[in-house]
Model confidence (mean pLDDT): 81 of 100. Predicted 3D model of a 73-nucleotide RNA (transfer RNA) from Ramicandelaber brevisporus. It matches the Rfam family "tRNA". The family's RNA type in Rfam is transfer RNA. About the family: Transfer RNA (tRNA) molecules are approximately 80 nucleotides in length.
RNA sequence: GCCUUUGUAGCUCAGCUGGCAGAGCGCGGCACUCGUAAUGCCGAGGUCCAUGGUUCAAUUCCGUGCGGAGGCA
Numbered sequence: 001g002c003c004u005u006u007g008u009a010g011c012u013c014a015g016c017u018g019g020c021a022g023a024g025c026g027c028g029g030c031a032c033u034c035g036u037a038a039u040g041c042c043g044a045g046g047u048c049c050a051u052g053g054u055u056c057a058a059u060u061c062c063g064u065g066c067g068g069a070g071g072c073a
Base pairs, nucleotide, nucleotide: 001072002071003070004069005068006067007066010025011024012023013022019056027043028042029041030040031039049065050064051063052062053061
């Protein structure tokens, strides 16, 4: 330098074919218990990397840039 892939909650990731942003763990509260753990219920937490384009509508499709991973030279 070129090619592929990836970027979503504090962490690990889902979201397949555009229309509500989610799960597990973690965190806070409550219930249960003599108490703790476990378990159950409830809750908080997101500019979906940035910027353009397409569209009535973009986390999702397309371009460019930036960061991560892998390959080729």